[in-house]
RNA sequence: GAUAGAGGUCGCGCGCUUCAUCAGUAGUCGGCGGGAUGUGUACAGGCACAGGGGAACGCCGGAGAAAGGGGAGAGCGCCGAAAGGGGGCAGCGCCUGGGGCUGGUUUCCUUGGGCACAGAGUGAAGAAUUCUGUGACUGUCAUCGCCGCGCGGUGGAGGGCUAUC
Numbered sequence: 001g002a003u004a005g006a007g008g009u010c011g012c013g014c015g016c017u018u019c020a021u022c023a024g025u026a027g028u029c030g031g032c033g034g035g036a037u038g039u040g041u042a043c044a045g046g047c048a049c050a051g052g053g054g055a056a057c058g059c060c061g062g063a064g065a066a067a068g069g070g071g072a073g074a075g076c077g078c079c080g081a082a083a084g085g086g087g088g089c090a091g092c093g094c095c096u097g098g099g100g101c102u103g104g105u106u107u108c109c110u111u112g113g114g115c116a117c118a119g120a121g122u123g124a125a126g127a128a129u130u131c132u133g134u135g136a137c138u139g140u141c142a143u144c145g146c147c148g149c150g151c152g153g154u155g156g157a158g159g160g161c162u163a164u165c
Stems, first nucleotide, its partner, number of pairs: 001165005008079001011078004016073004028062006037050004041098001043097004082111008090102003112138002115135008140156007
């Protein structure tokens, strides 16, 4: 260097199916009040549109979502599987600025793996997840101890480990 392979308290990812959440919310329809604003991206400017044939807003009533995020299941692809974070570029809402979003792309960094707890962040969330810390568990290699199969201590990191060439 090439090929093959191992890790497992849910190993990792993907789409699909299903379930709950979002939410009796948004928007919508009717009624009553209200009486001049509202919508197109928080905000500013512009432009367009809706509006005294009644805007915003509030209350009551009717029917009533979806996206994003998540759980479960079988299937498929896999074992840097993959995930997260920072930067660059690109794209997106009527225009400009600004802000936001992107599972678009590129680059750098971090993490062996999952689990539990705490704090902080994201989030509608008491879901889930990321980061940091702690804890034990697990695979692996090195090293030390025990007579020894093996067990225990310490340390390392996937750019690792095992086998073959």